This is a predicted structure of a 72-nucleotide RNA (transfer RNA) from a Bdellovibrionales bacterium. The sequence was found in a public genome assembly.
[in-house]
RNA sequence: UGGGGUGUAGGCAAGCGGUAAGCCAACAGAUUUUGGUUCUGUCAUUCGCAGGUUCGAAUCCUGCCACCCCAU
Numbered sequence: 001u002g003g004g005g006u007g008u009a010g011g012c013a014a015g016c017g018g019u020a021a022g023c024c025a026a027c028a029g030a031u032u033u034u035g036g037u038u039c040u041g042u043c044a045u046u047c048g049c050a051g052g053u054u055c056g057a058a059u060c061c062u063g064c065c066a067c068c069c070c071a072u
Stems, first nucleotide, its partner, number of pairs: 001071007010024003018055001026042005048064005
């Protein structure tokens, strides 16, 4: 320098145009003498950033940023 991949909650991770699942962790409550276990509830006004397309974008397009791989 060129090509490709990934970027979603504290961690992992689904989602392929129609109001973002789940697990772990955390918090609150119930149970328990306490802890643990178990059960219930809460937890992403914005999906790396900025634009664009669209009635509508995590999703499509463009640029940039970070990390990883390959080539030079």
Its mean pLDDT, the model's own confidence on a scale to 100, is 80. Lineage of the source: Bacteria > Pseudomonadati > Bdellovibrionota > Bdellovibrionia > Bdellovibrionales. Rfam family: tRNA.